[in-house]
């Protein structure tokens, strides 16, 4: 000096999942702000009742195949992601996981809960239109 690999940092991405301040026995805990969820009237809506029902989340539905009925495979629809934002078109990828426990429509007041986790560390999939921000 070159090549390959690993780790880390600035910084960035998905996600509601961030910031600040205090206390502490420094593996914890509290408050405020911000973001997000659940419960909960009148009115309105619903007509269920054990084959349960419901919630968070994009993560659901339909058709077919095998009959090894497996949480499998194929196809389609729908939904989500792709580096400031929205729309259109195309391309690529993904469609999990968990919770409540017989119970919940909407819902003002009110009550209550969460702020995890995963990944990149590269000009990041493109084109068009309209914006935003910076120089």
């Nucleotide at each position: 000096g070159c090549c390959c690999g690993a780790c880390c940092a600035a910084g960035g991405c998905c996600u509601a999942a961030u910031g600040u301040c205090g206390c502490g026995a420094c593996c914890g805990u509290g408050a405020c702000a911000g973001c997000g969820g659940g419960g909960g009237a009148c009115c309105c809506g619903u007509u269920c009742c054990c084959c349960g029902g419901g919630g968070u989340g994009u993560a659901u539905c339909c058709g077919g195949c095998c009959c090894a009925u497996g949480c499998g495979c194929c196809g389609g629809a729908a939904g989500g992601g792709u580096g400031g934002u929205u729309c259109u078109u195309g391309a690529c990828c993904c469609u999990a996981a968990c919770c409540c426990g017989a119970c919940a429509g909407c819902u003002a007041a009110c009550c209550u809960c969460g702020c995890c986790g995963g990944c990149c560390g590269a000009u990041g999939c493109a084109a068009g239109a309209a914006c935003c921000g910076g120089g």
A computed fold for a 135-nucleotide RNA from a Fimbriimonadaceae bacterium, annotated as c-di-AMP riboswitch aptamer (ydaO/yuaA leader). The organism belongs to Fimbriimonadaceae, within Bacteria. Its mean pLDDT, the model's own confidence on a scale to 100, is 77.